[in-house]
RNAcentral holds the full RNA, with entries from ENA and SILVA. A computed fold for a 350-nucleotide part of an RNA from Streptosarcina moshanensis, annotated as small-subunit ribosomal RNA, central domain. A source record names the gene rrn16S. Its Rfam family is "Bacterial small subunit ribosomal RNA". Model confidence (mean pLDDT): 88 of 100.
Context: one part of a larger RNA
RNA sequence: UUGGGCGUAAAGCGUCUGUAGGUGGCUUGGUAAGUCUGCUGUCAAAGCCCCGGGCUUAACCCUGGACAGGCAGUGGAAACUACCGAGCUUGAGUACGGUAGGGGCAGAGGGAAUUCCCGGUGAAGCGGUGAAAUGCGUAGAUAUCGGGAAGAACGCCAACAGCGAAGGCACUCUGCUGGGCCGACACUGACACUCAGAGACGAAAGCUAGGGGAGCGAAUGGGAUUAGAGACCCCAGUAGUCCUAGCCGUAAACGAUGGAUACUAAGCGCUGUGCGUAUCGACCCGUGCAGAGCUGAAGCUAACGCAUUAAGUAUCCCGCCUGGGGAGUACGCUCGCAAGAGUGAAACUC
Repeated sequence: UUGGGCGUAAAGCGUCUGUAGGUGGCUUGGUAAGUCUGCUGUCAAAGCCCCGGGCUUAACCCUGGACAGGCAGUGGAAACUACCGAGCUUGAGUACGGUAGGGGCAGAGGGAAUUCCCGGUGAAGCGGUGAAAUGCGUAGAUAUCGGGAAGAACGCCAACAGCGAAGGCACUCUGCUGGGCCGACACUGACACUCAGAGACGAAAGCUAGGGGAGCGAAUGGGAUUAGAGACCCCAGUAGUCCUAGCCGUAAACGAUGGAUACUAAGCGCUGUGCGUAUCGACCCGUGCAGAGCUGAAGCUAACGCAUUAAGUAUCCCGCCUGGGGAGUACGCUCGCAAGAGUGAAACUC
């Protein structure tokens, strides 16, 4: 390379938007590039294959012939692909009527708890642990009552629930704003799917500048434990955690499962929204679409398991893998303030 693969053995980019490219619904007319077919020419000789012949046979040699195929020319076919023209509505989209939601951004407000400060009561312990000690406390702590300040996070509701492309999103209210789903069918008429490069977003930690700093808490100090203890436990505690602006661009960024479309037994509840039935109305019952779960048939799987939310059956497009170590390292390049990130080998060795 051909191939075979990618939930857990190596392997799905963290996620999305989208360019080139690849692929692409139904009907009809045309063209004939691909496609199919007839004929002609050519593809030196030798060789391979076949009939026959010559060396005693064979190897070897000689006469003749062909298959398959390539290229070019020419005649034809028009199902499929392509191209040109005309149409269609199921894919896709727009408009309309509803609707659920911790989707996003900004502003305002709230209570519980914690710590600190002030004042009252009060008295000698408090705290902490396996046990202690460091620590705090007669300069009045802990406890308790009243007042004040600050920062951070939002109990119950809460769900196996909801929303978002992913990261993620939850006290309450208001404003702005993105997307989804359902229903009727009015409009456009294939406008679609995927996507190398590219762009955007992207937890935590970290970085720069300015704020903020209650609690927690890397580092650090002390007390214990221990042979030692650079730890686990305890007392303190700086960065950080929070906000604003910018950077970083990584995670077991996980469903360890790329996206789209179609098809393929059932059963049970849940969420959103229609229809039928019922009703004063809401339920109940039946049924459709969209989502999110559980159990399971066929099928698949090395097994575990998956099973209409597929890891089943198929098609299209992208990404990735190819024994372990060396190594996600070295070198080079790009990006970054740095930390580092991305790309990414080889020698050698088993």